A computed fold for a 348-nucleotide part of an RNA from Candidatus Gottesmanbacteria bacterium RIFCSPLOWO2_01_FULL_49_10, annotated as small-subunit ribosomal RNA, central domain. It matches the Rfam family "Bacterial small subunit ribosomal RNA". Rfam links the family to the GO terms ribosome and structural constituent of ribosome. Lineage of the source: Bacteria > Bacteria candidate phyla > Candidatus Gottesmaniibacteriota.
[in-house]
Context: one part of a larger RNA
RNA sequence: CUGGGCGUAAAGUGUCGUGUAGGUGGACUCCCGCAUCGUGCUUGAAAGCCCGAGGCUUAACCUCGGCGUUGGGCACGAGAUGGGGAGACUAGAGGGAGGUAGAGGAACGGGGAACUCAUGGUGAAGCAGUGAAAUGCGUUGAUAUCAUGAGGAACACCAAAGGCGAAGGCACCGUUCUGGACCUUUCCUGACACUGAGACACGAAAGCUAGGGGAGCGAAGCAGAUUAGAGACCUGCGUAGUCCUAGCCCUAAACGCAUGUCUGCUAGAUGUUCCGGCUUUGCCGGAGUGUCGUAAGCUAACGCGUUAAGCAGACCGCCUGGGGAGUACGAUCGCAAGAUUAAAACUC
Numbered sequence: 001c002u003g004g005g006c007g008u009a010a011a012g013u014g015u016c017g018u019g020u021a022g023g024u025g026g027a028c029u030c031c032c033g034c035a036u037c038g039u040g041c042u043u044g045a046a047a048g049c050c051c052g053a054g055g056c057u058u059a060a061c062c063u064c065g066g067c068g069u070u071g072g073g074c075a076c077g078a079g080a081u082g083g084g085g086a087g088a089c090u091a092g093a094g095g096g097a098g099g100u101a102g103a104g105g106a107a108c109g110g111g112g113a114a115c116u117c118a119u120g121g122u123g124a125a126g127c128a129g130u131g132a133a134a135u136g137c138g139u140u141g142a143u144a145u146c147a148u149g150a151g152g153a154a155c156a157c158c159a160a161a162g163g164c165g166a167a168g169g170c171a172c173c174g175u176u177c178u179g180g181a182c183c184u185u186u187c188c189u190g191a192c193a194c195u196g197a198g199a200c201a202c203g204a205a206a207g208c209u210a211g212g213g214g215a216g217c218g219a220a221g222c223a224g225a226u227u228a229g230a231g232a233c234c235u236g237c238g239u240a241g242u243c244c245u246a247g248c249c250c251u252a253a254a255c256g257c258a259u260g261u262c263u264g265c266u267a268g269a270u271g272u273u274c275c276g277g278c279u280u281u282g283c284c285g286g287a288g289u290g291u292c293g294u295a296a297g298c299u300a301a302c303g304c305g306u307u308a309a310g311c312a313g314a315c316c317g318c319c320u321g322g323g324g325a326g327u328a329c330g331a332u333c334g335c336a337a338g339a340u341u342a343a344a345a346c347u348c
Stems, first nucleotide, its partner, number of pairs: 004319003007302002012316001014202002017200002022195003026089001028087005034082002036078008050066006092192001093189003096185005104178007111155001115151008126137002163170002207248006216242002221237004260315006268292011297304002321348003330341004
C1' cells in the first nucleotide's frame, strides 16, 4: 500500500459550530472527445524469470522457440459512464410572505423569602455542636423574639420522561437589542448542495493577571475531638476562591454511562412538546423528545432496532498487543500552571 475495524475488546476530534483547499454530487437536451474503451502500428535491448524443445553419460550449465515485459508514443474509431462547454428544469438547497413555541444570547432596571451584620426594645442563663464530647459564643446580656437599617449571593412553589441551544450550558419579574428552529403558502432563485485536512470561533469547573466586591459557603491554615498515630473522616473558626468588569488559560466521566456529519430506504405500539388542516371526547400531516418490546435485519454476546449499532452512498477523524507513556526530547502556544503534537531503549 492492499486490508480489517472504531457503543462495551485499541479506536468518533469537547462542539466540529463557521468554513478554505480537496473529495463527492439531482434530472433533461445538444456539442467536445480530457479520462475511458476498441483496432492497428511503434517502442518496451540482450541476459535473467516462466512454458516447451534440444546439446554436453545426468544435473548444474548451454542453445533454440514462445510467453511476458503491468508501461510510453502515434493513427483511426466509439460515444455509454465520469469530465468540460452551452441551454433549459424543480424533487435538493436557499429566499419571500403569513403565523407559532421556547430557562437561546447580551445589556439595563426592579422584586420578595432566607442569611449575616449593625442599632434599639423585651428578656433572662444559657446557646451552639456531636455517636458522645470539647474547642467556640454568652452577665461588657448571647441564644430566643420584635422593629429599623445595611450588604452580598442565590432565585422555593410553578417544575415535568417538559422547553431552548452546535456543544459547554441556560430558570424570580420587566424593558430594549439580538441568534436560531418549526408550521403554512408553493410566490421567487435555479443545484447555488454534502463533507471538510489546515484555519477561525465558542468552550463547565479549577487556575492566572489587573481593578472592584465579599453575606453564606469554604481548598490552605489554626484549634477541638477521634485514633496506636490522624498530615483525614466529625466539630469550631477561617485565607484564597466562589461574585462583578476586562484579559488569559483550553482541560473534563466535555457522556446518549464511551455511538462523527449528511442523504435515501426498511412493520409497529404507546406517552409527551410545538405547529397546521378537518367531519374537533378525536382523526390526519409535519417537526422534536421519550418508553416498549418487537417485524425484517444486525451483533461475539450484551443489546440496537425509523432518534439504528439495520440496508446503502459521500466525506472527515481515529485504531493496529500490555507496560514504559499521553511520558522524554524537540517544536508551537501560555504570565504561570500547563496544554497540544509525540517517540525510543528496555520489559512481559